This is a predicted structure of a 1377-nucleotide RNA (small-subunit ribosomal RNA) from an uncultured Alphaproteobacteria bacterium. The prediction has a mean pLDDT of 84.

RNA sequence: GAGUGGCAGACGGGUGCGGAACACGUGGGAACAUGCCCUUUGGUACGGAAUAACUCAGGGAAACUUGUGCUAAUACCGUAUAAGCCCGAAAGGGGAAAGAUUUAUCGCCAAAGGAUUGGCCCGCGUCUGAUUAGCUAGUUGGUGAGGUAAUGGCUCACCAAGGCGACGAUCAGUAGCUGAUCUUAGAGGAUGAUCAGCCACACUGGGACUGAGACACGGCCCAGACUCCUACGGGAGGCAGCAGUGGGGAAUAUUGGAACAAUGGGCGCAAGCCUGAUCCAGCCAUGCCGCGUGAGUGAAGAAGGCCUUAGGGUUGUAAAGCUCUUUUACCCGGGAAGAUAAUGACUGUACCGGGAGAAUAAGCCCCGGCUAACUUCGUGCCAGCAGCCGCGGUAAUACGAAGGGGGCUAGCAUUGCUCGGAAUUACUGGGCGUAAAGCGCACGUAGGCGGGUGAUUAAGUCAGAGGUGAAAGCCUGGAGCUCAACUCCAGAACUGCCUUUGAUACUGAUCAUCUUGAGUUUGUGAGAGGUAAGUGGAAUACCGAGUGUAGAGGUGAAAUUCGUAGAUAUUCGGUGGAACACCAGUGGCGAAGGCGACUUACUGGCACAAUACUGACGCUGAGGUGCGAAAGCGUGGGGAUCAAACAGGAUUAGAUACCCUGGUAGUCCACGCUGUAAACGAUGAAUGCUAGAUGUUGGGGGGUUUACCCUUCAGUAUCGCAGUUAACACUUUAAGCAUUCCGCCUGGGGAGUACGGUCGCAAGAUUAAAACUCAAAGGAAUUGACGGGGGCCCGCACAAGCGGUGGAGCAUGUGGUUUAAUUCGAAGCAACGCGCAGAACCUUACCAGGCCUUGACAUGGGUAGUAUAGAGAUCAGAGAUGGACUCCUUCAGUUCGGCUGGCUACCACACAGGUGCUGCAUGGCUGUCGUCAGCUCGUGUCGUGAGAUGUUGGGUUAAGUCCCGCAACGAGCGCAACCCUCGCCUUUUGUUGCCAUCAUUCAGUUGGGCACUCUAAAGGGACCGCCAGUGAUAAGCUGGAGGAAGGUGGGGAUGACGUCAAGUCCUCAUGGCCCUUACGGCCUGGGCUACACACGUGCUACAAUGGCGGUGACAGUGGGACGCAAAGGGGUGACCCUAAGCAAAUCUCUAAAAACCGUCUCAGUUCGGAUUGCACUCUGCAACUCGAGUGCAUGAAGUUGGAAUCGCUAGUAAUCGUGGAUCAGCAUGCCACGGUGAAUACGUUCCCGGGCCUUGUACACACCGCCCGUCACACCGUGGGAGUUGAUUCUACCCGAAGAUAGUGAGCUAACCAGCAAUGGAGGCAGCUAGCCAUGGUAGGGUUAGCGACUGGGGUGAAGUCGUAACAAGGUAGCCG
Repeated sequence: GAGUGGCAGACGGGUGCGGAACACGUGGGAACAUGCCCUUUGGUACGGAAUAACUCAGGGAAACUUGUGCUAAUACCGUAUAAGCCCGAAAGGGGAAAGAUUUAUCGCCAAAGGAUUGGCCCGCGUCUGAUUAGCUAGUUGGUGAGGUAAUGGCUCACCAAGGCGACGAUCAGUAGCUGAUCUUAGAGGAUGAUCAGCCACACUGGGACUGAGACACGGCCCAGACUCCUACGGGAGGCAGCAGUGGGGAAUAUUGGAACAAUGGGCGCAAGCCUGAUCCAGCCAUGCCGCGUGAGUGAAGAAGGCCUUAGGGUUGUAAAGCUCUUUUACCCGGGAAGAUAAUGACUGUACCGGGAGAAUAAGCCCCGGCUAACUUCGUGCCAGCAGCCGCGGUAAUACGAAGGGGGCUAGCAUUGCUCGGAAUUACUGGGCGUAAAGCGCACGUAGGCGGGUGAUUAAGUCAGAGGUGAAAGCCUGGAGCUCAACUCCAGAACUGCCUUUGAUACUGAUCAUCUUGAGUUUGUGAGAGGUAAGUGGAAUACCGAGUGUAGAGGUGAAAUUCGUAGAUAUUCGGUGGAACACCAGUGGCGAAGGCGACUUACUGGCACAAUACUGACGCUGAGGUGCGAAAGCGUGGGGAUCAAACAGGAUUAGAUACCCUGGUAGUCCACGCUGUAAACGAUGAAUGCUAGAUGUUGGGGGGUUUACCCUUCAGUAUCGCAGUUAACACUUUAAGCAUUCCGCCUGGGGAGUACGGUCGCAAGAUUAAAACUCAAAGGAAUUGACGGGGGCCCGCACAAGCGGUGGAGCAUGUGGUUUAAUUCGAAGCAACGCGCAGAACCUUACCAGGCCUUGACAUGGGUAGUAUAGAGAUCAGAGAUGGACUCCUUCAGUUCGGCUGGCUACCACACAGGUGCUGCAUGGCUGUCGUCAGCUCGUGUCGUGAGAUGUUGGGUUAAGUCCCGCAACGAGCGCAACCCUCGCCUUUUGUUGCCAUCAUUCAGUUGGGCACUCUAAAGGGACCGCCAGUGAUAAGCUGGAGGAAGGUGGGGAUGACGUCAAGUCCUCAUGGCCCUUACGGCCUGGGCUACACACGUGCUACAAUGGCGGUGACAGUGGGACGCAAAGGGGUGACCCUAAGCAAAUCUCUAAAAACCGUCUCAGUUCGGAUUGCACUCUGCAACUCGAGUGCAUGAAGUUGGAAUCGCUAGUAAUCGUGGAUCAGCAUGCCACGGUGAAUACGUUCCCGGGCCUUGUACACACCGCCCGUCACACCGUGGGAGUUGAUUCUACCCGAAGAUAGUGAGCUAACCAGCAAUGGAGGCAGCUAGCCAUGGUAGGGUUAGCGACUGGGGUGAAGUCGUAACAAGGUAGCCG
């Protein structure tokens, strides 16, 4: 080393497939086994036959294997013995051993006991689904037998028909269970990694063998899949052991050390051997714990960064600098414990000593709110962020970066999962009128709950004791590693289960008894309670007859329809069906649905009163059963009215509707089905308790004046206290306070849908999800806004009137178009004769071209000059500009210095400049609602609150004006008044004004005067003050007097809180952005003036209330010196010439015009004046584009204007002229002035706008709101679907490996027996047969998953289509079936 033999390989190690089960947990039990270990008793005698190794000979590629021969044992066999053991009722029968050795011991056999371990049985506990309700044939039990270590249908034969199940069987899905772990205040909820106990498994399925123990992870046999070897004949294999590899994945380590040093296991007498158990090391911030990355000092508050209001602030004592320390890391030296006499992998490890030196050592997240922490830049609904709300569209504390800050720290943040918060499944500890939620109603089974008294019991309950509740963990107290984590010790706890002893109030059980709950009896009463039969009158419709004639009917208006074949109307008669006026009532009855003429019959329930009886007989009620409006269905009738569908007529853009004319099912009856409604009080049933008031129904009692009052039961209503409620509200008829039982809810949508089941003739009902999607959906109340809601009131809002616009021509503004440009803005009212109170150049911002670049303008620096400024003429050019000249003059101060100021030129840079953008970054100013009467506050009070009250109410007003009342009392901004102007008077002033009287003149011209007018300053005057009426004795209103004026005397200025992101960056100012030889500046020319067209605002007209001609009636503002200009002259005229006066109550513009008289006579005219031609005037450098005016000539449209629409209420509208600003010139516009000078207003129904109160609301960007459905498109998930592919399970049948069992066993066969032997017997083996049985096969079912042409609805999606269903009376009230 191989082999025989023994023991161990059933432990240790791994994993969680399966399993919903005695698998696990806990506590019990009886019919068992138990190697090694302990105790006790007894024994260990005599024989026999083989066999491996080995030898020889073979087979095979290999794995391996065959044959011959030899041999040992504690291997195997026989005999003997049997105290005890086993079988048996007994008699009797049966069965054992092994030796080794150094003589110390170690073994062996039998039996009994113990210990340990295991097997079995039972109570209780242990996930989800009822869209799984019935399951079961060895099934349940018995007798007998077999089998097992042992009980048992565990198996078999026979017999019986049982067993389980709503306290959830069966089926399906999911899952190892527990100690414990995480979380929580607890109760609970979630989990089952590490550690420990149990179970199950070992490639998948089946099977046994051996053994004390397995149906055995590193054993065997068979079948299957896979991998490998092969000589193709056959063989081999099983990491869910430790390392390691591949794959998968978001993701998880070294093919380490020693070996057994320790702890433990196996074998062995022992030495010792084995042990990827274990002990160590390695990797990983995966977790927990500890430590460090320095400490002190240090202000010039350094530099740099960032911000800045440019001063500064901040980073920040932070750094540097100075003075210290050395944990860690590094170097040197020493060096354990763990081990006991020896043996140390870890390991020269822990630890100790020394040394040098701040040296080796900081990151991550966040900074809009929640939530601690803010600025700048970049970006511009992009890029991006985001836990929720939400940020981002040019000033982002929200994106990205930076600076700064906050938090945590060898970690930080994210993601995922669990618990918490979440009382958001509510046992502790929720709800159901309207938020989700009371079954449509009743009867009733199981179940749950249940009146008074006494007795017994002791199941629940309570107490004591005993057993158990493994260890670890948690908790408490200690101890050991330097601390801690960690470990150790002790205690407590483990809330549970079992046994036992007691207690007896309550619950239960049993017994007895009671009457108040419940029921029965007698009498009385009300009632559309129910069913059936019969009867009645009114009305509709139809039929017959009569009268009678042209319409009737219907509507917003009509038509369809009926009618001369006689309708409608009217009278009489008849037929038929359905419904029952008045009475009639928040009245009655019924469980609900529901019930209404009258009579009769049958019948249910209720109330009251009274007596007696039964003696808890009760309440609720899952399933179940019955009833259950309308519509609908079936069969058969009936059919008057009404009336889905349908037809026609209307309406309408359309009108499959609303309205009208018809009209069938149906509506009615009988029988049957359906089983739902907003089946509602949106309020389950029952019992008790808890202030009242007022009606009403039914009954009883009492009082009395006979009509009432008091009282009591049972109903039915309204109000209301306490209480409740989110509020609204409820309130003895609870939604209050309590008890019992049932049903139901758990965000919105998907959806009361799909699938499945049940029911149904069908329609459909019932039960009832998920995926997906959203951050809401919802209730009640509040404030607004809105309403084709209501009430009251106002306004030139309508009405009543007058005159216009819209039609024409022209003017002017706008749109559009055009253009090089036609600069820009304004956009319903509230843009459009607006900015513009005046574009030929200028203006001017636009376009083309030509020029300038520190600039046309401001401040600052340097250099040069000393001036500068002005005037004139000249050349080029379109001019700007550029060139060259002439003349005149020579700033101020002065320290006498170009020194200072100023000016000019040049240079460089800061800067200038921008009518460029943003009015949605702004200031200021303005429009508008609206000169409407409103808008608020303080204190108080009410309400949980938003909010309310005040401010509403009754009157009144132009007015929130005033009065009264009132839980309000006061106040503010608005209203009014104060201001200006017009109207009357007075005083004062009299020139430039005025003139009565007196004189005077052509003339208030002059004298004179200041009375009057007027002027311009100050006063007065008007206040509902007076009277009457009315009203409430108020506020006020009506009328009257007086008065110049009367109820705000007329007009103006004056515009609350706010709305419209209203308008304006092009008046001005201004943040940010943009341009900088141009987006700035200068200049010439052009354009803003264009012209198929459309609109707004005006002018002139269409004519006789007029045109034309004539005639010297009468105003008031206002303007005037670069001006107004008289008078005179010229011209037909625009105008020109000349020239007084006047800085203006003096002069002038300045003539007012309509008026009056005459003429024209209804025409495209004697209307109208556009357009065009010719000739002129004026302004101005300049009238071509592009001015105004004049004269002559021309003489268009237009004959009063469609739909529609505007202004105005009195000195107003209308009409007539006049003046002014701007301005060289230019007005039909604008602003102002006066002259002449009306009509009408019944009234508030309607249109528009507004105010107050109230009501509804699904609106709050507030009705220009919100919002529904189809269709079209995209995406998502889902149902159906001919089928198809799997999985799983069941039934029937077929095949039947290995295996054990039974039978057979003629082949083979050492031990024992017989025999001298041959041989035979017993026993055994192979083989065969049988049933059982894995896999497999065939057929048919069930369940489930994937895919599936096509298809259904659903959801989602900035700007699609069609309509407008809902929200307001949503324009037909809405909703349910």